[in-house]
RNA sequence: AGAGUUUGAUCCCGGCUCAGAAUCAACGCUGGCGGCGCGCCUAACACAUGCAAGUCGAACGAGAAAGCCCCUUUGGGGGCGAGUACAGUGGCGGACGGGUGAGUAACACGUGGGCGACCUGCCCCCGAGUGGGGGACAACCCCGGGAAACCGGGGCUAAUACCGCAUGCGCCCGGCCCCGUGGAAGGGGUCGGGGAAAGCGCUUGAGCGCUCGGGGAGGGGCCCGCGGCCGAUUAGCUUGUCGGUGGGGUAACGGCCCACGGAGGCGACGAUCGGUAGCCGGCCUGAGAGGGCACACGGCCACACUGGCACUGAGACACGGGCCAGACUCCUGCGGGAGGCAGCAGUGGGGAAUUUUGGACACUGGGGGGAACCCUGAUCCAGCGACGCCGCGUGACCGAGGAAGGCCCUCGGGUCGUAAAGGUCUUUCAGCGGGGACUAGCGAGAAGGUACCCGCAGAAGCAGGGGCGGCAAACUACGUGCCAGCAGCCGCGGUAACACGUGGGCCCCAAGCGUUGUUCGGAAUCACUGGGCGUAAAGCGAGUGUAGGCGGCCGGCCGUGUCGCGUGUGAAAUCUCCCGGCUCAACCGGGAGGGUGCGGGCGAAACUGGCCGGCUGGAGUGCGGCAGGGGAAGGCAGAAUUCCUGGUGUAGCGGUGGAAUGCGUAGAGAUCAGGAGGAAUGCCGGAGGUGAAGACGGCCUUCUGGGCCGCGACUGACGCUGAGACUCGAAAGCGUGGGGAGCGAACAGGAUUAGAUACCCUGGUAGUCCACGCCCUAAACGAUGCACACUUGGUGUGGGCCCUUCAGUGGGUCCGUGCCGGAGCUAACGCGUUAAGUGUGCCGCCUGGGGAGUACGGUCGCAAGGCUGAAACUCAAAGGAAUUGACGGGGGCCCGCACAAGCGGUGGAGCAUGUGGUUUAAUUCGACGCAACGCGAGGAACCUUACCUGGGCUUGAACCGCGCCGGGAGCCGGCCGAGAGGCGGGCGUCCCCUCCGGGGGCCGGCGCAGAGGUGCUGCAUGGCUGUCGUCAGCUCGUGUCGUGAGAUGUUGGGUUAAGUCCCGCAACGAGCGCAACCCUCGUCCCGCGUUGCCAAUCAUGGGACUCGCGGGAGACCGCCAGCGACAAGCUGGAGGAAGGCGGGGAUGACGUCAAGUCAGCAUGGCCUUUAUGUCCAGGGCUACACACGUGCUACAAUGGGCGGUACAACGGGCAGCGAAGCCGCGAGGCGGAGCGAAUCCCACAAAGCCGCCCCUAGUUCGGAUUGCAGGCUGCAACUCGCCUGCAUGAAGCUGGAAUCGCUAGUAAUGGCGCAUCAGAACGGCGCCGUGAAUACGUUCCCGGGCCUUGUACACACCGCCCGUCACAUCACGAAAGUGGGCUGUACUAGAAGUCCGCGGGCCAACCCUUCGGGGGGGCAGCGGCCGACGGUAUGGCGCGCGAUUGGGGUGAAGUCGUAACAAGGUAGCCGUAGGAGAACCUGCGGCUG
Repeated sequence: AGAGUUUGAUCCCGGCUCAGAAUCAACGCUGGCGGCGCGCCUAACACAUGCAAGUCGAACGAGAAAGCCCCUUUGGGGGCGAGUACAGUGGCGGACGGGUGAGUAACACGUGGGCGACCUGCCCCCGAGUGGGGGACAACCCCGGGAAACCGGGGCUAAUACCGCAUGCGCCCGGCCCCGUGGAAGGGGUCGGGGAAAGCGCUUGAGCGCUCGGGGAGGGGCCCGCGGCCGAUUAGCUUGUCGGUGGGGUAACGGCCCACGGAGGCGACGAUCGGUAGCCGGCCUGAGAGGGCACACGGCCACACUGGCACUGAGACACGGGCCAGACUCCUGCGGGAGGCAGCAGUGGGGAAUUUUGGACACUGGGGGGAACCCUGAUCCAGCGACGCCGCGUGACCGAGGAAGGCCCUCGGGUCGUAAAGGUCUUUCAGCGGGGACUAGCGAGAAGGUACCCGCAGAAGCAGGGGCGGCAAACUACGUGCCAGCAGCCGCGGUAACACGUGGGCCCCAAGCGUUGUUCGGAAUCACUGGGCGUAAAGCGAGUGUAGGCGGCCGGCCGUGUCGCGUGUGAAAUCUCCCGGCUCAACCGGGAGGGUGCGGGCGAAACUGGCCGGCUGGAGUGCGGCAGGGGAAGGCAGAAUUCCUGGUGUAGCGGUGGAAUGCGUAGAGAUCAGGAGGAAUGCCGGAGGUGAAGACGGCCUUCUGGGCCGCGACUGACGCUGAGACUCGAAAGCGUGGGGAGCGAACAGGAUUAGAUACCCUGGUAGUCCACGCCCUAAACGAUGCACACUUGGUGUGGGCCCUUCAGUGGGUCCGUGCCGGAGCUAACGCGUUAAGUGUGCCGCCUGGGGAGUACGGUCGCAAGGCUGAAACUCAAAGGAAUUGACGGGGGCCCGCACAAGCGGUGGAGCAUGUGGUUUAAUUCGACGCAACGCGAGGAACCUUACCUGGGCUUGAACCGCGCCGGGAGCCGGCCGAGAGGCGGGCGUCCCCUCCGGGGGCCGGCGCAGAGGUGCUGCAUGGCUGUCGUCAGCUCGUGUCGUGAGAUGUUGGGUUAAGUCCCGCAACGAGCGCAACCCUCGUCCCGCGUUGCCAAUCAUGGGACUCGCGGGAGACCGCCAGCGACAAGCUGGAGGAAGGCGGGGAUGACGUCAAGUCAGCAUGGCCUUUAUGUCCAGGGCUACACACGUGCUACAAUGGGCGGUACAACGGGCAGCGAAGCCGCGAGGCGGAGCGAAUCCCACAAAGCCGCCCCUAGUUCGGAUUGCAGGCUGCAACUCGCCUGCAUGAAGCUGGAAUCGCUAGUAAUGGCGCAUCAGAACGGCGCCGUGAAUACGUUCCCGGGCCUUGUACACACCGCCCGUCACAUCACGAAAGUGGGCUGUACUAGAAGUCCGCGGGCCAACCCUUCGGGGGGGCAGCGGCCGACGGUAUGGCGCGCGAUUGGGGUGAAGUCGUAACAAGGUAGCCGUAGGAGAACCUGCGGCUG
């Protein structure tokens, strides 16, 4: 610090995901030791048991017992125990310490201040005092009630308990005076009034106390500024409310409370309401800013079963106090009582989950006490838990025959691996034994016989977890076969899986390792630091303007912000640095720093702000002029459509792609005249004008808004923006009333169509128009908020002004509106003084896609609906721009027997052949649009043969190695059998080496390695092939352009068969293709010449010609003319055998089709191995109701038959071709000459030509089929060959839709040869003969090339994709209602208790008294205000469930159509309205995306 993931690729936007750190954790697997920490995040759920707050006899009274001793009249008494225990009165403490986080959004907390508005026990300092009296109540005793808890009555009694009196300050109250103050409050003086006390104790005045007052320290109370959560789908809240006067109350201010009178107070800087939450120091993360958290430790707050209340007290509304109410639990004699672990342990429960009912007061600290001491689950320790952090160990060194074993393997080896074994050594940790602390100055040590030290034995007791496709470090084998499974994202798995499972190996960490959850980070993905809004999400439809924000020039003052200096505070802990202590570290101690904040002091005055004064440049006013579809109202005009009336006139009109519906002989349409009515305003008209936008268009009049220019008189910052608010706002739509010509949703009919609820046509209602009132939306768009300033230019156009010219000629300037472009900006496209550039101010808006602009709520509306506007769930994308392709029922240019023109076919018939199908025991397999189908087959009777049936064989039919056993090799023949094979016999005895035992060769048997397989996978492959396509294309290097994919080159202008060539050009070159080089045919020449040629009877000769072979010449737009850029080239001509690539062939670029072939061959993997191998016989591949492809023969007279007659070429031939001759009607036979072939043979070419017959007929056409008789090949022609003769003579009379070939020596037509082959060609491959027609042309069909355009396609149009319906599933909304929760209001009721009043009953202290009593005061009781839990009624809020219902999401395959993407076949989209199975269609207006 980044990475993965949208695409064929690219750049950008954007989301999702990962790597890091952390954790009060939990879960899985595993687990040696120690130190230091941490340990109910859930039920503030309920709690058994024990303990957690007491202490003081030096405040006071009372005062045992057990036990021991003594005495005794045995009844008892005394002493010690002991003034002890227990309890009581009284004091101090129980308000601390400890727990918890429920509540609380608050002065609760933090921070900084204030109290002149306050309190403070114990402690410290100071001043003063402590005199003298009185009356009670507990304990105790007696009586009574009660089950108990406990209570009542009577009697006695002490005090540091309680109450008078005295004295009393600088205390309190009141008056006056002085100082002080912003203010009544503070300080001082004086006068009057008021108010105290307690004793205990000791070696008697040690000490501890007490009272009043002042001060201090520490603690607390109250008030204020500022700061820190979410929701506006919570916008208004408030009656003690806000302030005042008076009073009450408090330690104290205050509306805290009350009475009276006033009507205020709070809120968009977010009141109120709802939700959530203890706050902070800090902790985690982060570079920081920030974000998250608030466990442990520390500070503050709140709470103590729930709610309410007060009492006591210095302090409480009181965790282990009280009262009441409620819920719950327990006891009960049923009358009534008791209780509160959110103290420490512990239990149940909840939960993924969180410990011992331990030890000690030794330390630190707390309470009481004078002290000893007592108490202390605070605390210090120990226990449990890898929960975390830190440290240590499980050994160290040597050790290669690289052991065994595992795994992999190309079988060579590699790896685990110096790892092990083995050798040498050590002993940390753990274990055992011994010693043994610090912690306190002294005694006492829970931890603890611990830390630590010493000794002993022995490598001895101690390793796991996760991962290994990319991100991301680490790879192989087997198993599995879209199964089982994995997965954080992308994604793996459908027979070779580095992704699943297992093994081996490797990587990472290690007493841990992974997983899950959560937080921050990465995320600049809420952007303060640090983002955006033309097209990606995002500018409000537009304006006016409120609050707010921001604001020109000069001067002065102030000092708000701001800045500087010093100051207080920012607790400790934490953090950083340094030093130190535990052997290190974690941990701990000390010091320093930091702590971005707040307060106060001093200072500065530029900027900001405030106040004052001034200015004119911003803004506005005035004066003069100008343009304009700016707005409103009224009036007028002409053209056209339609309708009505009349005239003329006759058969159609209308409409369409073509039609029909419709109109018309009752007279349409056409035409003329007249009339009616509504709507809209041609030309001008323009990229033009005006307006804020929507929008605005005939002419005239009236009213009215704004703008521009000129002048520079006036005001003097009056400005900009603008949340709310208000106004305007196309079309459609709504209400009421008019109007209605044309157009025209709906609707009707006609067409189209598979259908056609559409597109087209004929009609047609709302509506469109007017008035008034609503609606308030849009692709309301420049998809671009408003204002101001600045920043190169060019060229149009509208308006004004100035200068100039003969001129409306030229120049200047201001405002508006277009185009092109510079810098700059931008992801790119593009923008570019009219910014999307550079800046400033203000507003609005965005934060992945879908769900959804939906639901709910609110609000507006008559309605339609508008505005505001979510979530669950779901996806790993959705997007923008540009690139290369592909595609288009887009465009341009151009090719091809592509069409057209033409000739002949196929499709119909019969037959042949291949295929599908069917059949079969088997009909072996493959090939499937073009590019499978007379294809693999260039030749299935057996063989072939891979198939079927049956019969056999197993190391096998063939190959090779080793071991063992046997044997010469081999030859001959027998039996069974269909054969393969099986059984058995005879002959025969070998060669090489030898150390003689034996070894090798060969054969047979057994066995081991291993053969064999036309078994599978052409989607694991090689090779080869088909196809686009003989099409003209496909690329590279360097350079250049672009962020990049990529482009350029290769595009363009010409030209060509051609990326052929020329020219141009940021390209210049090059490669694979094209062409040429090669073969062949055509002309000529040269050379050679037999078997060829010529002559010849032969022998012999000739060397010209034909021919053959070899070599060469020739053709290049070279020449001429024209066209063309003078080029390339094209057209014509001459010459030439031949022209403009002369004909043909060979030759097939980068690539495409997972094209074809595992059955030609090769080959990975899999499968099989007495069989899926192999051998044999027979059968099948030849089946046949059918269908298709390719062919042959025909249907006839351009023919058929018969006779005669002429002319080839390519080829083939020795297990061959086979002559002559003879036989046979013939196939053929006999025969064998000649020939390994320019010699001989196959071998007569046929069509043709000559002549005759046939006469349009299913024929003298046609030959299928069938019968008989033959021939040939072959071991063998039954299944199942070919040929011949005779006989038979079928369908067929030119072939529907459709479809094929061919552009010249071609088509057509005629025959010939060859390969394969024993035989078997209508097929294939070749050869020669005869030998045409047509091409206007490129609109159309098919295929292709180049350029361009659009794209939502990229497995690329056989693409993509939309909606209804059906099924499954999920979440959500609505819903009669129903259940509980929170809360408001009104009324009711009212416990405890404070306060107020009454107080006839009761009462010790003081006063009076005649001693009876009275007074004062108090108590009970009663009444009143308030008041918790309740009750009744009625609202609000949110939640659960809910028959049914609505849409939505998702799902491998379903149904219907085809809406969108290419002009998507009707351009699409937006708003609105109607309609329709559905996507959608139509109307109106708008947009161009």
This is a predicted structure of a 1489-nucleotide RNA (small-subunit ribosomal RNA) from Aiolochroia crassa. Taxonomically the source falls in Aiolochroia (Eukaryota, Demospongiae, Verongimorpha, Aplysinidae). The RNAcentral record of the sequence draws on SILVA. Rfam family: Bacterial small subunit ribosomal RNA. Rfam links the family to the GO terms ribosome and structural constituent of ribosome. The prediction has a mean pLDDT of 88.